[in-house]
The RNA shown here (transfer RNA) has 77 nucleotides and comes from a Chitinophagaceae bacterium. Its Rfam family is "tRNA". The family's RNA type in Rfam is transfer RNA. Its mean pLDDT, the model's own confidence on a scale to 100, is 80.
RNA sequence: GAUGACUUAGCUCAAUGGUUUAGAGCAGUAUCCUGAUACGGUACAGGUUAAAGGUCCGAGUCCUUUAGUCAUCACCA
Numbered sequence: 001g002a003u004g005a006c007u008u009a010g011c012u013c014a015a016u017g018g019u020u021u022a023g024a025g026c027a028g029u030a031u032c033c034u035g036a037u038a039c040g041g042u043a044c045a046g047g048u049u050a051a052a053g054g055u056c057c058g059a060g061u062c063c064u065u066u067a068g069u070c071a072u073c074a075c076c077a
Base pairs, nucleotide, nucleotide: 001073002072003071004070005069006068007067010026011025012024013023018057028044029043030042031041032040050066051065052064053063054062
């Protein structure tokens, strides 16, 4: 450099273009349980869905560009 895949909560991941406040586990906070821990229960908090545009009545989802990560191939030495 080329091609392909990926980017969503602190971490790991879901979510047919359509009912709505984007959900789950772990982690965090509070609380219950216990003599006290561990385990477990309940509640709460946590999101500019990488960024910027476009299409559409409607975009996390489709299209374009940019950025980053990974894989393969190529090139230079």